This is a predicted complex of two RNAs, RNase P RNA and transfer RNA, with 483 nucleotides together. It holds a member of the Rfam family "Bacterial RNase P class A". It is annotated as a ribozyme. The prediction has a mean pLDDT of 77.

RNA sequence: CGAGGCGGACGGGUGGCCGCUCCGCUCCGUCGUGGAGCGGGGAGGAAAGUCCGGGCUCCGCAGAGCAGCGCGCUGGGUAACACCCAGUCGGGGUGACCCGAAGGAAAGUGCCACAGAAAUGACACCGCCGUUUCCGGAGACGGAACCGGCAAGGGUGAAAUGGUGGGGUAAGAGCCCACCGGCGGCCGGGUGACCGGCCGGCCAGGCAAACCCCGCGCGGAGCAAGACCAAAUAGGAGGGCGUUCCCUGAAAGGGGCCCCGCCGGCCUUCGGGCGCGGCGGGUGACGAGGCGGCUCGCCCAGCCCUCGGGUAGCGGUCGCUGGAGGCGCCGGGCAACCGGCGUCCGAGAUAGAUGGCCACCCCUUCCGCAAGGAGGGACAGAACCCGGCUUACAGUCCGCUCUCGACCC
RNA sequence: UGCCCGAUGGUGUAACGGUAGCACAGCAGACUCUGAAUCUGUUUGUCGUGGUUCAAAUCCACGUCGGGCAACCA
Numbered sequence: 001c002g003a004g005g006c007g008g009a010c011g012g013g014u015g016g017c018c019g020c021u022c023c024g025c026u027c028c029g030u031c032g033u034g035g036a037g038c039g040g041g042g043a044g045g046a047a048a049g050u051c052c053g054g055g056c057u058c059c060g061c062a063g064a065g066c067a068g069c070g071c072g073c074u075g076g077g078u079a080a081c082a083c084c085c086a087g088u089c090g091g092g093g094u095g096a097c098c099c100g101a102a103g104g105a106a107a108g109u110g111c112c113a114c115a116g117a118a119a120u121g122a123c124a125c126c127g128c129c130g131u132u133u134c135c136g137g138a139g140a141c142g143g144a145a146c147c148g149g150c151a152a153g154g155g156u157g158a159a160a161u162g163g164u165g166g167g168g169u170a171a172g173a174g175c176c177c178a179c180c181g182g183c184g185g186c187c188g189g190g191u192g193a194c195c196g197g198c199c200g201g202c203c204a205g206g207c208a209a210a211c212c213c214c215g216c217g218c219g220g221a222g223c224a225a226g227a228c229c230a231a232a233u234a235g236g237a238g239g240g241c242g243u244u245c246c247c248u249g250a251a252a253g254g255g256g257c258c259c260c261g262c263c264g265g266c267c268u269u270c271g272g273g274c275g276c277g278g279c280g281g282g283u284g285a286c287g288a289g290g291c292g293g294c295u296c297g298c299c300c301a302g303c304c305c306u307c308g309g310g311u312a313g314c315g316g317u318c319g320c321u322g323g324a325g326g327c328g329c330c331g332g333g334c335a336a337c338c339g340g341c342g343u344c345c346g347a348g349a350u351a352g353a354u355g356g357c358c359a360c361c362c363c364u365u366c367c368g369c370a371a372g373g374a375g376g377g378a379c380a381g382a383a384c385c386c387g388g389c390u391u392a393c394a395g396u397c398c399g400c401u402c403u404c405g406a407c408c409c
Numbered sequence: 410u411g412c413c414c415g416a417u418g419g420u421g422u423a424a425c426g427g428u429a430g431c432a433c434a435g436c437a438g439a440c441u442c443u444g445a446a447u448c449u450g451u452u453u454g455u456c457g458u459g460g461u462u463c464a465a466a467u468c469c470a471c472g473u474c475g476g477g478c479a480a481c482c483a
Base pairs, nucleotide, nucleotide: 001405002404003403004402005400006399007398008397009396010395012361013360014359015358016357017356018355020042021041022040023039024038025037026036027035028034044379048390049389051388052387053386054385055384056222057221058220059219063296064295065294066293068218069217070216071215072214073087074086075085076084077083088102089100090099091098092097103213104212108211109210110207111206112205125154126153127150128149129148130147132145133144134143135142136141162180163179164178165177166176167175181203182202183200184199185198186197187196188195189194226318227317228316229315236307237306238305239304240303241302245256246255247254248253257284258282259281260280261279262278263277264276265274266273267272287300289299290298309482310481311480325344326343327342328341329340330339331338332337362377363376364375365374366373367372410479411478412477413476414475415474416473419433420432421431422430427463435451436450437449438448439447456472457471458470459469460468
């Protein structure tokens, strides 16, 4: 100097004029809504997709089991996570470094099209080898058939039962040996994933983003959650289900019957029994409904459908923004992160505000020798709030005792 | 704003992970004096990009587009 790698910051600026919205104070006005002045705040790194996780609220206290759903190397971080950090293993790159939905296929089931002899309890088409028989030949030998051995070579396929080399053999084969790969056992290191060494021929196809097994997690709904403010009507009609010990009652309740336990009494064949008395308890149980599916458990007297009607059905107030919050310093930790102290307050609309014009500057494109002129300024916009992920994005800046290449000293 | 679905020729629809079919439409030809009908032949497709797998319309992730449902009282 060139080409990269990693990490981070920004996302036009300043001034003037005119507006919009929220808050505070003062004044004016009103039954009430309100108006004016002054001061202050007013979109993002993704506010987006709604893909995860949590807070919050209601449903019943948020129960048990099954089913279902999600996650999946290890150890940490965290409110939690599918996120982050540190590591392990695998893959890519000369390298800095990057990527990985990365448990189990020796638990079981299933699938593996076409081709191929055979696709998973592997197999024998071509081929190789051997015995016997037959044929040809003088012979060496060649050919055919049957039976048997083999898995080296050919061929098919995405994939063919470890790979390479040597020995061995009739031909072959982990049959034997060396190295490599896998698996198992032992020893050592590490919290662990895993790593290293030694031994054993033990050699086992792939797919779990197929069912499944193992481990862990999950109740459901969502701010249109939910609470309050007051009127209106036909507080209606039809249908279905339920209201289950009995009587009374409009209801609350009261009375009776039944069951269980204890005490007493009576009878007894001593096992127990009783239409006896008292006290205490159970509610008598089918399950419409309530708790996303089933069962249990619990609650409980109403519930569901259709038609019709009403309201402020397109109203108001709260929820609403101060919080796992920002910044700085110190301490712990490799780091993510945690702790302590100090300091700051930084949107809250409800058909939805956060804008428009002018001037100068900044960046950039085109024209021009120049002065200058013309145009453009990415992706996109809060809606209960956070932590993440993913996706979109013109351009600018910073840091690195990060890498590679070329050249010079 | 929240929640939930879907996407296959021009249209309507099929397809246990294994050659993407069917009907109508379109085009060409035959028949006819011409047209219709009929017959024959033929073109056109898995929303996009990645991943898993030997193999993806199908399984998974992200994106694009389209659709649906959501007040209260009685």